[in-house]
RNA sequence: GGACAGCCAUCGCCGAGUCCCCGUCAGGCGCGAGCCUGGGGAGCCGGGGACCCAUGAAGUCCCUGGGGUGAAUCGGACGCCUUCGCCGCGCGGAGGGGUCCGUAGGAGACCUUCCUGCUCCGAACCCGUCAGCUAACCCGGUAGGCGAGAAGGAAGGAAAG
Numbered sequence: 001g002g003a004c005a006g007c008c009a010u011c012g013c014c015g016a017g018u019c020c021c022c023g024u025c026a027g028g029c030g031c032g033a034g035c036c037u038g039g040g041g042a043g044c045c046g047g048g049g050a051c052c053c054a055u056g057a058a059g060u061c062c063c064u065g066g067g068g069u070g071a072a073u074c075g076g077a078c079g080c081c082u083u084c085g086c087c088g089c090g091c092g093g094a095g096g097g098g099u100c101c102g103u104a105g106g107a108g109a110c111c112u113u114c115c116u117g118c119u120c121c122g123a124a125c126c127c128g129u130c131a132g133c134u135a136a137c138c139c140g141g142u143a144g145g146c147g148a149g150a151a152g153g154a155a156g157g158a159a160a161g
């Protein structure tokens, strides 16, 4: 001096996921003994839930539950495993999961919109046979995970000066 890793601070990113107050008080379950849990508010987010609207109505056949949060949907190729059938050391059907390539769509440093690029994501989870929209009303969440020069142009704002 460089690379990698860890910690702290600062500034940021995805996301609804931020702020304030009270507190061993308060609330819930239970006949009781006793057991459990922090509670409230603002803002933001999500779900359920009328009229109207939408959907659908009759007959036959086949297959199959349906729905929600979220950008995360929809395909193709390769090869592996299980099983069935036929002929035979191969072919075809069904199911499962793996590796890639795309894709609807989504994100990226003052904010919004537009244009042109680049780099990424394109998951995961939940309800439990049940839910279209939906005023009043009812219910729930307010996590988690990351980054270190974060491109350029135009218009309008904001902030600083």
Base pairs, nucleotide, nucleotide: 010148011147012146013145014144018042019041020040021039022038026037027036028035029034043142044141045140046139047138048137053132065130066127067126068125069124074102075101076100077099078098080096081095082094083093084092085091086090105121106120107119108118110157111156112155113154114153115152116151
A computed fold for a 161-nucleotide RNA from Streptomyces filamentosus, annotated as c-di-AMP riboswitch aptamer (ydaO/yuaA leader). RNAcentral holds the sequence, with entries from Rfam. It matches the Rfam family "c-di-AMP riboswitch aptamer (ydaO/yuaA leader)". Rfam links the family to the GO terms cyclic-di-AMP binding and regulation of gene expression. Its mean pLDDT, the model's own confidence on a scale to 100, is 78. The source organism's lineage runs through Bacteria, Bacillati, Actinomycetota, Actinomycetes and Streptomyces.